[in-house]
Context: one part of a larger RNA
RNA sequence: UGACGGGGGCCCGCACAAGCGGAGGAGCAUGUGGUUUAAUUCGAUGAUAUGUGAGGAAUCUUACCUGGGCUUAAAUGUAAGACGACAGUCCCCGAAAGGGGAUUUUCCUUCGGGACGUCCUACAAGGUGCUGCAUGGUUGUCGUCAGCUCGUGCUGUGAGGUGUUGGGUUAAGUUUUAUAACGAGCGCAACCCCUAUCCUUAGUUGCCAUCAGGUAAUGCUGGGGACUUUAAGGAAACUGCCUACGUAAGUAGUGAGGAAGGUGGGGAUGACGUCAAAUCAGCACGGCCCUUAUGUCCAGGGUUACACACGUGCUACAAUGGUCGGUACAGAGGGUUGCUACCUGGUGAUAGGAUGUUAAUCUUGAAAACCGGUCUCAGUUCGGAUCGAAGUCUGCAAUUUGACUUCGUGAAGUUGGAUUCGCUAGUAAUCGCAUAUCAGUAAUGGUGUGGUGAAUAUGUUCCCGGGCCUUGAACA
Numbered sequence: 001u002g003a004c005g006g007g008g009g010c011c012c013g014c015a016c017a018a019g020c021g022g023a024g025g026a027g028c029a030u031g032u033g034g035u036u037u038a039a040u041u042c043g044a045u046g047a048u049a050u051g052u053g054a055g056g057a058a059u060c061u062u063a064c065c066u067g068g069g070c071u072u073a074a075a076u077g078u079a080a081g082a083c084g085a086c087a088g089u090c091c092c093c094g095a096a097a098g099g100g101g102a103u104u105u106u107c108c109u110u111c112g113g114g115a116c117g118u119c120c121u122a123c124a125a126g127g128u129g130c131u132g133c134a135u136g137g138u139u140g141u142c143g144u145c146a147g148c149u150c151g152u153g154c155u156g157u158g159a160g161g162u163g164u165u166g167g168g169u170u171a172a173g174u175u176u177u178a179u180a181a182c183g184a185g186c187g188c189a190a191c192c193c194c195u196a197u198c199c200u201u202a203g204u205u206g207c208c209a210u211c212a213g214g215u216a217a218u219g220c221u222g223g224g225g226a227c228u229u230u231a232a233g234g235a236a237a238c239u240g241c242c243u244a245c246g247u248a249a250g251u252a253g254u255g256a257g258g259a260a261g262g263u264g265g266g267g268a269u270g271a272c273g274u275c276a277a278a279u280c281a282g283c284a285c286g287g288c289c290c291u292u293a294u295g296u297c298c299a300g301g302g303u304u305a306c307a308c309a310c311g312u313g314c315u316a317c318a319a320u321g322g323u324c325g326g327u328a329c330a331g332a333g334g335g336u337u338g339c340u341a342c343c344u345g346g347u348g349a350u351a352g353g354a355u356g357u358u359a360a361u362c363u364u365g366a367a368a369a370c371c372g373g374u375c376u377c378a379g380u381u382c383g384g385a386u387c388g389a390a391g392u393c394u395g396c397a398a399u400u401u402g403a404c405u406u407c408g409u410g411a412a413g414u415u416g417g418a419u420u421c422g423c424u425a426g427u428a429a430u431c432g433c434a435u436a437u438c439a440g441u442a443a444u445g446g447u448g449u450g451g452u453g454a455a456u457a458u459g460u461u462c463c464c465g466g467g468c469c470u471u472g473a474a475c476a
Base pairs, nucleotide, nucleotide: 001476002475004472005471007470008469009468010467011466012465013464015460016459019423020422021421022420023419026315027314028313029312030311031310032309033308034306035305042053043052064301065300066299067298068297069296070295072124077123078122079121081119082118083117084116088103089102090101091100092099093098106115107114108113126290127289129288130287131286135284136283137279138278139277140275142273147186148185149184150183151182152181153162154161155160165178166177167176168175192267193266194265195264197235198234199233200232201231202230203229207224208223211222212221213220238261241255242253243252244251245250317416321375322374323373324372325371333364334363335362338357339356342353343352344351345350382413387408388407389406390405391404392403393402429452430451431450432449433448434447435446
């Protein structure tokens, strides 16, 4: 000087407390461990692994296993050699890959050769083989915590200290005051994006208040720019004003005005560093290793196994509900190998026609929770696992191993021990919708989006994590 203390002081955080809803019990989905296996490819393992890499494992992917093959499958170039082709077509073996056979045959030329292409040989390639403890790059975490440092000066024999500490204040090393310090840098804040209000400009594919026309009905048509909206520019918030306290910084106010008030609400943004943290399987790269194989091609299988254990979720156990019926209101996205209006068949998944649309034009598109009737507390009209039968779709192919539909079947489960998780407002809870990947789909996952919409916070004694000062001594 650090780190540490079941030392002290001050302070903060959904850390506790106050509340709301979950997990832990059940069934299923998914990941992991374990076990099994020819193989169940590999990585990630307290917090910081376990719906993670994977934002799509039937084939492919695929790295694994079994079997059958090749010795160059793909790239580049040099050199030597061979051929005039290569490709194509046909036949045989074969699961395919592969192997064998038949047929067919360039251009220019000064006839020396050249161009082009193929084959072959060598160099060379190739490796998801090892090392993340050789590395780059990228990432997690402490933590969006308020810290981490430097120059000059001063000080100490020196390691160092000071500044960065003290009194206040802040979300903040934010700022003020005092001060042997005076300044500065990386962080904080601000600048950036979205959102909340208004103004200006601009009206098409959007809108329709007023005028006119038309219809069974509809901005349908002429027209209009008011409104909504779209998208470009601006305004607006700064403790600016008032009161109280205060030297100041600032704090308090059901104080005014204002759409918004004290960082308005979200996002992006992650200091010096820590964990020899993660990744050689995204990529790159040093070293080591394989080279008729640890390379490469193909078929089939496996990654989906299943006494079990754990994590994360979905669905429930019901009446704040189930079911039937009627009916209203979104936002943000997607669409040409696509989205499909409308018509017809089918109970349905969907099928056959057909129309618009490269989209503010057409389409996806039905929003669901909401409202009324019924059920009357039951293992039920709860719950839907499992299984049987018949189908639909994608795809070369659905047996291992796809999703969906209809009919039947109708398991556990009656609110979950110790313990434990999330959340402070348009939040939790709850309700749908969309989308990336994608032929299809194991999506209940991920990422967005809107609808409905709470309770509680007296407070900091305690648990956990962190910041500053101080103190102690067994540590470096």
Molecule: small-subunit ribosomal RNA, 3' major domain
Organism: metagenome